This is a predicted structure of a 77-nucleotide RNA (c-di-GMP-I-GGC riboswitch aptamer) from a soil metagenome. Rfam family: c-di-GMP-I-GGC riboswitch aptamer. Gene Ontology term of the family: cyclic-di-GMP binding.
RNA sequence: UUGAAAAAGGCAAACCCGGCGUGAGUCGGGGACGCAAAGCCAGGGUUCUCCCGCACGGGAGAAGGCCCAGCUACCGA
Repeated sequence: UUGAAAAAGGCAAACCCGGCGUGAGUCGGGGACGCAAAGCCAGGGUUCUCCCGCACGGGAGAAGGCCCAGCUACCGA
């Protein structure tokens, strides 16, 4: 630098059950559609929720398995 093949392992969409939350959602269990960073983060963009406001807008949150940036890393070539 790279992910064609291999091996060791890893994560876990939809859906179902239970807990939490007004909500977006989240946590645990089951389950695998996929993933070579589907590891971390939440800075920029984006999407979503709640509250305030006639409205422009403002505040508080959520996702990040959507894009970019930052940090770290297994195996092979």